Context: one part of a larger RNA
RNA sequence: UGACGGGGGCCCGCACAAGCGGCGGAGCGCGUGGCUCAAUUCGAUGCAAAGCGCAGAACCUUACCAGGGCUUGACAUGCUGGAAGUAGAACCCCGAAAGGGGAACGACCCGUUGAGUCGGGUACCAGCACAGGUGCUGCAUGGCUGUCGUCAGCUCGUGCCGUGAGGUGUUGGGUUAAGUCCCGCAACGAGCGCAACCCACGUCCUUUGUUGCCAGCGGGUAAUGCCGGGGACUCAAAGGGGACUGCCGGCGAGAAGCCGGAGGAAGGAGUGGAUGACGUCAAGUCCUCAUGGCCCUUACGUCCUGGGCUGCACACGCGCUACAAUGGCCGGUACAAACCGUUGCAAAGCUGUGAGGCCUAGCUAAUCGGAAAAAGCCGGUCGUAGUUCGGAUCGAGGUCUGCAACUCGACCUCGUGAAGUUGGAGUCGCUAGUAAUCGCAGAUCAGCAUGCUGCGGUGAAUGCGUUCCCGGGCCUUGUACA
Numbered sequence: 001u002g003a004c005g006g007g008g009g010c011c012c013g014c015a016c017a018a019g020c021g022g023c024g025g026a027g028c029g030c031g032u033g034g035c036u037c038a039a040u041u042c043g044a045u046g047c048a049a050a051g052c053g054c055a056g057a058a059c060c061u062u063a064c065c066a067g068g069g070c071u072u073g074a075c076a077u078g079c080u081g082g083a084a085g086u087a088g089a090a091c092c093c094c095g096a097a098a099g100g101g102g103a104a105c106g107a108c109c110c111g112u113u114g115a116g117u118c119g120g121g122u123a124c125c126a127g128c129a130c131a132g133g134u135g136c137u138g139c140a141u142g143g144c145u146g147u148c149g150u151c152a153g154c155u156c157g158u159g160c161c162g163u164g165a166g167g168u169g170u171u172g173g174g175u176u177a178a179g180u181c182c183c184g185c186a187a188c189g190a191g192c193g194c195a196a197c198c199c200a201c202g203u204c205c206u207u208u209g210u211u212g213c214c215a216g217c218g219g220g221u222a223a224u225g226c227c228g229g230g231g232a233c234u235c236a237a238a239g240g241g242g243a244c245u246g247c248c249g250g251c252g253a254g255a256a257g258c259c260g261g262a263g264g265a266a267g268g269a270g271u272g273g274a275u276g277a278c279g280u281c282a283a284g285u286c287c288u289c290a291u292g293g294c295c296c297u298u299a300c301g302u303c304c305u306g307g308g309c310u311g312c313a314c315a316c317g318c319g320c321u322a323c324a325a326u327g328g329c330c331g332g333u334a335c336a337a338a339c340c341g342u343u344g345c346a347a348a349g350c351u352g353u354g355a356g357g358c359c360u361a362g363c364u365a366a367u368c369g370g371a372a373a374a375a376g377c378c379g380g381u382c383g384u385a386g387u388u389c390g391g392a393u394c395g396a397g398g399u400c401u402g403c404a405a406c407u408c409g410a411c412c413u414c415g416u417g418a419a420g421u422u423g424g425a426g427u428c429g430c431u432a433g434u435a436a437u438c439g440c441a442g443a444u445c446a447g448c449a450u451g452c453u454g455c456g457g458u459g460a461a462u463g464c465g466u467u468c469c470c471g472g473g474c475c476u477u478g479u480a481c482a
Stems, first nucleotide, its partner, number of pairs: 001482002003479003007476007015466002019430005026321008034312002042053002064307007073130001077129006088105001091102004108121004132296002135294003141290002143285003146281001148279001153192006159168003172183003198273004203241007213230002217228003244267001247261005323423001327382007339370003344363002349358003389420001394415007436458007
């Protein structure tokens, strides 16, 4: 100087408490350990691995296994030689394919010539140099990332103090979300962080009105901005205004600031996002990529067929669906936002109980389509029952995508109708348009979503307080630790 303490003081955080909903029990889905296997490819492992890399494993992907092939190679560059019946190749044969054998036909570019006639080059062949490796080392590395932690810290120049390590500044009194600001002070300044500058939402104004809008005027319909028209309104963007403790009162040290009030769409950081200091964990990644070293070179490279990554006595993690009446089922009826669509979205119509099929209108989309939002509301039914709860499992028949759904897809219909009656010890999330609950969309994608990323609808409860648990900040103290 740090680190540590079941030392002290001060202070934060859904850290506890208060409260709401879960997990831990059940069935199923996904991931992981383990076991198994020819292979079940590899990595990730307390927080910070485990719906993680995977924003899509039937083939492909694919890195794994078995078998069958190729060897200048699936891919790049260069050199030497060859090179017109050459390269290629319909078709035929072997084969699961890859590949191998045969083969009618049969080339390209530049210059040149009467002419494939001659020269050069490409492709191609033989050879060489090399390619190639998701092989090893993340403890050789770059880059990127996680974490402490959006925590308020981490440092420097000069000066001063100390033999020195180092200290001071950065401590102290207040204050703040903040090393934020004020005051004081052997310090005075400065940098990286904080904040602000950026984006979204909330209010107003201006500008511009089509595909958007429809108040007033006119026309028209069974009805609809449908038409003429209009720019008021909504909305769509673009630009600007607005919030600054600015105003008033109190407290405070005539400070910083705190409390209350007015006005205001918004008030003391308005809300949310993006943004992550010096560093820590030899944290993670050589399988994104890059890269040192090592290793393989008719194989550890590469192509193909099939299998595996989906195996199942078990154990754990994350979810979905439930156990019902604030509910299930049936009928009727409202109201979103965000997004996507031309190898695409597909209306209407017809057809099928349905998944779907047929047929095509419109739309390169504020124009057309996906599109029904769902919970909600109105009416009916069920009456506490393993049930009209719950839907696992299994049987049968079908639909769709795709070369192909056996291993191993999703969906539909009929039948079947398991466990489950609120879950031990323990444990997680959340402070407001939040939790809870309800649906919608998108990426990936031929097909496949309970995952992920977004979007809106309905919409709570509680917070006395900081003793305790966990993590953290500042000062101080002890130390036989570094």

A computed fold for a 482-nucleotide part of an RNA from an uncultured bacterium, annotated as small-subunit ribosomal RNA, 3' major domain.